[in-house]
RNA sequence: CGAGUCGGCUGGGCGGUCGCGUCGGCGUUCCCUUCGGGGGCGUCGCCGAGGAACGUCCGGACUCCGCAGAGCAGGGUGGUUGUUAACGGCAACCCGGGGCGACCCGCGGGAAAGUGCCACAGAGAACAGACCGCCGGUCUUCGGGCCGGUAAGGGUGAAACGGUGAGGUAAGAGCUCACCAGCACCCCGGGUGACCGGGGUGGCUCGGUAAACCCCACCCGGAGCAAGGCCAAGCAAGGCCGCUGUCGCAAGACGGUGGCCGGCGCAGGCAUUUGAGGGCUGCUCGCCCGAGCCUGCGGGUAGGCCGCAAGAGCCUGUCGGCAACGGCAGGCCGAGAUGGAUGACCGCCACCGGCGACCUCGGUCGCCGGCGACAGAAUCCGGCGUACCGGCCGACUCGUCCG
RNA sequence: GCCCCCGUAGCUCAGGGGAUAGAGCGUCGCCCUCCGGAGGCGAAAGCGCAGGUUCGAAUCCUGCCGGGGGCACCA
Numbered sequence: 001c002g003a004g005u006c007g008g009c010u011g012g013g014c015g016g017u018c019g020c021g022u023c024g025g026c027g028u029u030c031c032c033u034u035c036g037g038g039g040g041c042g043u044c045g046c047c048g049a050g051g052a053a054c055g056u057c058c059g060g061a062c063u064c065c066g067c068a069g070a071g072c073a074g075g076g077u078g079g080u081u082g083u084u085a086a087c088g089g090c091a092a093c094c095c096g097g098g099g100c101g102a103c104c105c106g107c108g109g110g111a112a113a114g115u116g117c118c119a120c121a122g123a124g125a126a127c128a129g130a131c132c133g134c135c136g137g138u139c140u141u142c143g144g145g146c147c148g149g150u151a152a153g154g155g156u157g158a159a160a161c162g163g164u165g166a167g168g169u170a171a172g173a174g175c176u177c178a179c180c181a182g183c184a185c186c187c188c189g190g191g192u193g194a195c196c197g198g199g200g201u202g203g204c205u206c207g208g209u210a211a212a213c214c215c216c217a218c219c220c221g222g223a224g225c226a227a228g229g230c231c232a233a234g235c236a237a238g239g240c241c242g243c244u245g246u247c248g249c250a251a252g253a254c255g256g257u258g259g260c261c262g263g264c265g266c267a268g269g270c271a272u273u274u275g276a277g278g279g280c281u282g283c284u285c286g287c288c289c290g291a292g293c294c295u296g297c298g299g300g301u302a303g304g305c306c307g308c309a310a311g312a313g314c315c316u317g318u319c320g321g322c323a324a325c326g327g328c329a330g331g332c333c334g335a336g337a338u339g340g341a342u343g344a345c346c347g348c349c350a351c352c353g354g355c356g357a358c359c360u361c362g363g364u365c366g367c368c369g370g371c372g373a374c375a376g377a378a379u380c381c382g383g384c385g386u387a388c389c390g391g392c393c394g395a396c397u398c399g400u401c402c403g
Numbered sequence: 404g405c406c407c408c409c410g411u412a413g414c415u416c417a418g419g420g421g422a423u424a425g426a427g428c429g430u431c432g433c434c435c436u437c438c439g440g441a442g443g444c445g446a447a448a449g450c451g452c453a454g455g456u457u458c459g460a461a462u463c464c465u466g467c468c469g470g471g472g473g474c475a476c477c478a
Stems, first nucleotide, its partner, number of pairs: 001399010012349007020048002023045010050374001054385002057383005062224004069285004074220005079093005094108001095106004109215002114213002116209003131154002133150007162180006181205002183202008228306004238261010264298007277289004299477003313332008351370009404474007413428004421458001430446005451467005
C1' cells in the first nucleotide's frame, strides 16, 4: 500500500426568536367555602424521547384471581461449565463443518428402546437384493435358452449393507489374514465437566429422518396497568289512559306533558343440606364455598385520584474473575402525556460534496450546495430480533514491496 | 397500550412432506346463433417475503411483511 476479519463509539455543538407539555412560583378572575382548596387566563423559572422508544419474540418485577394440592394431559428448553432476579440471553470452553488465515457457522440429547416414512428411478430402499455381468452344469436351430452359484465389476438413486492389498475359489465373498476407518465393551492417564490421549478384546460393520410420533433430563398455575385500588356522577325494561303540537286529503308517523301499574323487569330452566350451582383456567381425584343459581333480552357513564417515575438505576474509581459478571467506595436525579407535549425558523462552528486560488504537494483560504437515515415514550426493567444517512476509533490476519 | 387469529388463481375455499398444486364462480379465445344469453371445447393466472431442517417444503422451524378481531367502568 492492497485485500479482509472482529469489536467499540457517535446519531451534531453553541446562541437567538416564536411555539407546545408536566411541575413549581407570582398575578388575576370564577366557584365551593369546613378558611383552606379547586378551575380558567396571563407571566417567570426548571426539566422535556431512542439506540433502537419499534416488533411484541423470550424472561422478570408488580397487581388480581383461594399463595395455585396430586396424577394425567399440554407447552417449552436441549453439548459442558459458569453468569444472572430470571431467560430460549450472555461468556468461556468442548465437538462437528467452512476459510491459507484473522475468524465464522451449528434448534449441538437419544436412530444400538419402539413405531412410522424414504416419492421417481432402480433387480433390490432396511429381516436386503440379482437387471447386465462373472462362474459351473445342461440343452442347442450356435442367435441363445434353462437350472444353480456369486456379489468383485457395470447400471439406478439423495442414500445400495466398511476401504486397500494378499491368500483363497469354478467364479467370488470378512470366507481368512495384515493395515486403515468406524462402533460396542473393558482398563489406564488428564480435565469440575462436555471431552481428550493411550492400550486391550470383539469380524461387531449396525443407512437416513426426532424443525415425524416418541424416549430421556430439566423447567412451567392463569390473566394482564384497559392488571388492580379509591371516589364521584348517572339510568332502570315495559304496559295502559287523558290532554296537546307538527306533517298529512286520510290512514297514520314523529314528539311534548300529566296520571296509574311495576320498581330492576320479562321469558324459560334447575335447586334448597340426601346439595342446584360455583371455585382451584383441559380431564380425573381431592379440597373449599354454598341458598339461591343458570341462559336470553333490555340500561347508564365516557369524569377524577392512586398505581406512575429513586430504579435488579446511571456515572467515575478500585478490587476479584480469561470473560460474561460480581463486590466495595464516592457522586448524580434524567419525560410522565390521556386524542396524547418534546416542534419550526435564523446565525455561527463542526462535518460532507463541488468549483476556484495559493504554495513547502497535501494542506490552507474563498464561494456555492447539503446537514440527510431508521424512527418516536404511555406500568417498569433484562435480553433477542429487525430498521438505519453518514462519521470516527481500536485489535488482528493474508499478500506485495522496502529497510 | 395489552392479547389473539389469518395469509393458496381476480373472488370463495380444498390440499397438513414426494401432484404438472386442484374445485366452483369469474376472465379470455374458438365453436354454435341473424345477434346476445345458455351450451360445448380450450387457455391464462397462484402457495405473502427471506433464511433454515430434509434427498425433497405450499405443508415443518425461525425472522420479517400485510390484514382482521377482541379487551373500559358502574349497576

The prediction has a mean pLDDT of 75. This is a predicted complex of two RNAs, RNase P RNA and transfer RNA, with 478 nucleotides together. It holds a member of the Rfam family "Bacterial RNase P class A". It is annotated as a ribozyme.